[in-house]
Molecule: transfer RNA
Organism: Oligoflexales bacterium
């Protein structure tokens, strides 16, 4: 340089082109307790950018960012 591959809450997954993007952890706040731990219950945060395709796009394409892997 080339080819594959993969980007989603702070972190770690999930999402058949269709429902208000889901779950687990952490974080906050409230129950609980004598006070904390667990445990319950809420809350608060997420599709890597631009662009096309499509009634609809996280998903499909296409440059472009960014990690990796192999080859030269």
């Nucleotide at each position: 340089g080339g080819u594959c591959c993969c980007g989603u809450a702070g972190u770690g997954a999930a999402a058949u082109g269709g429902a208000u993007a889901u779950c687990a952890u952490a974080u906050c706040g409230c129950c609980c307790u004598c006070c904390g731990a667990a445990g319950g219950c809420g809350g608060c945060g997420u599709u890597c950018g631009c662009a096309g395709u499509u009634c609809g796009a996280a998903u499909c394409u296409g440059c472009g960012c960014g990690g990796g892997a192999c080859c030269g």